[in-house]
């Protein structure tokens, strides 16, 4: 100095204006948002977590979406420009209201530190 290992602490944005209607932050229609780790800096690339489904509770499954040009030694991550994508329950059909949820969770940050 480094790992195992243990505690704590943090850990998810986003409906603003019109329009139709009894009745819509849910429908048009313009607008807004983007979780953790890897990699040239990512909601569309690989990987994880959540959400949903199973379960013998140890875990398995299932899991949305990007092209084109530029620069560079390297970007599907940057810049320009066009697109798309977003669990379950409820309620006028919802990624952006309420819930489950003061939850759980990818991971980050510190502290201790028998031992190696």
């Nucleotide at each position: 100095a480094a790992u195992a290992u243990u505690c704590u602490u943090u850990g998810g944005g986003g409906c603003g204006g019109a329009g139709u209607g009894a009745a819509a932050u849910u429908c048009u229609c313009c607008a807004c948002c983007g979780g953790c780790a890897g990699u040239a800096a990512a909601g569309u690339c690989u990987g994880c977590g959540a959400a949903c489904c199973c379960u013998u509770c140890g875990g398995g499954g299932c899991c949305g979406a990007g092209c084109g040009g530029g620069u560079g030694a390297a970007a599907u991550u940057c810049c320009c420009g066009c697109a798309c994508c977003g669990a379950c329950g409820g309620u006028a059909u919802a990624g952006u209201c309420c819930g489950g949820a003061u939850g759980a969770g990818a991971a980050a940050a510190g502290a201790a530190g028998c031992a190696u």
A computed fold for a 116-nucleotide RNA, annotated as FMN riboswitch aptamer (RFN element). It matches the Rfam family "FMN riboswitch aptamer (RFN element)". From the family's description: The RFN element is a highly conserved domain that is found frequently in the 5'-untranslated regions of prokaryotic mRNAs that encode for flavin mononucleotide (FMN) biosynthesis and transport proteins. A reference for the family is Gelfand et al. (1999), "A conserved RNA structure element involved in the regulation of bacterial riboflavin synthesis genes", Trends Genet.